[in-house]
């Protein structure tokens, strides 16, 4: 340079056009407990960015940005 792949809560995943983006951990609040921890109940937190397609896009298409990988 040229191809591919990836980018979703703090962190790991899921989510192959259609409701309020789900699930572990974390972290908060309450319950329990003589304290703590274990266990319940609950709450905060996210679609890398700009465009397009479309009644509707995390999801499809095009370009930025980034990290990986292979080739030169």
């Nucleotide at each position: 340079g040229u191809g591919g792949c990836u980018a979703u809560a703090g962190u790991g995943u899921a989510g192959c056009g259609g409701c309020u983006a789900a699930c572990a951990c974390u972290g908060c609040u309450c319950c329990c407990u003589g304290u703590g921890g274990a266990g319940g109940a609950g709450c905060c937190a996210a679609c890398a960015c700009g465009g397009g397609u479309u009644c509707g896009a995390a999801u499809c298409c095009c370009g930025u940005u980034a990290g990986c990988c292979a080739c030169c």
Molecule: transfer RNA
Organism: Minisyncoccota bacterium